RNA sequence: AAGUGAAAAAGGCAAACCGUGGGAAACCAUGGGACGCAAAGCCAAGGGCCUAAACCGUGUGAUUAACCUUGCACAUGGAUGGCAGCCGGUUGCCACA
Repeated sequence: AAGUGAAAAAGGCAAACCGUGGGAAACCAUGGGACGCAAAGCCAAGGGCCUAAACCGUGUGAUUAACCUUGCACAUGGAUGGCAGCCGGUUGCCACA
């Protein structure tokens, strides 16, 4: 150095839930709180998962004498939105050896 996390020290982080704020939502920030965590540090341009307001696509409908375009309504699909405490990538403390 690679490897390992049984014991130890110094410490670190903080799930659910609750308050406040942001967001359409997923979720995020912050304060409280601890289920857990040896990377529960960092990365969302790889896979996976969550969400669909806006935007884009598709379909249907109403509006028409009839038809077309735009617009409108509804349905549906899609990340440009999120999640690193799912996998992955990357850096690293202590101890063992």